[in-house]
RNA sequence: GAUAUUGUAGCUCAAUGGUAGAGCAAGUGCCUGUUAAGCACUAGGUUGAAAGUUCGAGUCUUUCCAAUAUCG
Numbered sequence: 001g002a003u004a005u006u007g008u009a010g011c012u013c014a015a016u017g018g019u020a021g022a023g024c025a026a027g028u029g030c031c032u033g034u035u036a037a038g039c040a041c042u043a044g045g046u047u048g049a050a051a052g053u054u055c056g057a058g059u060c061u062u063u064c065c066a067a068u069a070u071c072g
Stems, first nucleotide, its partner, number of pairs: 001071007010024004018055001026042005048064005
């Protein structure tokens, strides 16, 4: 330098073009003599950035950025 893949919550990952979710972690409460465990609830997202298509985009298209892999 070229090609491909990936980028979503603090972490690991989902989501058929139609209200962005789960597990773990965090907070609050219950429980307990205390802690842990357990139970219930809550909060946490400009879906890497910018455009385009569409009534509607995390999803499709383009460019850029970052990471990884392969080739040179």

This is a predicted structure of a 72-nucleotide RNA (transfer RNA) from Flavobacteriales bacterium ALC-1. It matches the Rfam family "tRNA". Rfam classes the family as a transfer RNA. Gene Ontology term of the family: triplet codon-amino acid adaptor activity. Its mean pLDDT, the model's own confidence on a scale to 100, is 81.